Background: This is a predicted structure of a 73-nucleotide RNA (transfer RNA) from a Patescibacteria group bacterium. It matches the Rfam family "tRNA". About the family: Transfer RNA (tRNA) molecules are approximately 80 nucleotides in length. The family's RNA type in Rfam is transfer RNA. It was read from a public genome assembly. Model confidence (mean pLDDT): 81 of 100. The source organism's lineage runs through Bacteria and Bacteria candidate phyla.
RNA sequence: UCCCCUGUAGCUCAGUCGGUAGAGCAGGAUGCUGUUAACAUCAAGGUCCCAGGUUCGAGUCCUGGCGGGGGAG
Numbered sequence: 001u002c003c004c005c006u007g008u009a010g011c012u013c014a015g016u017c018g019g020u021a022g023a024g025c026a027g028g029a030u031g032c033u034g035u036u037a038a039c040a041u042c043a044a045g046g047u048c049c050c051a052g053g054u055u056c057g058a059g060u061c062c063u064g065g066c067g068g069g070g071g072a073g
Base pairs, nucleotide, nucleotide: 001072002071003070004069005068006067007066010025011024012023013022019056028042029041030040031039049065050064051063052062053061
């Protein structure tokens, strides 16, 4: 320098053909228990890496940049 993959909740990751952003774990509250743990229920938690473009509408498609991983030279 070039090519490929990847970036979504605190963490690990889903998200189909573009149409209301989700799960598990962690943390919080409540119930249960003599207490803790375990278990059950509930609620909260998001500028979808950044900037543009396309579109009525973008996490998703296109372009550029940045971070991480891999490969070629």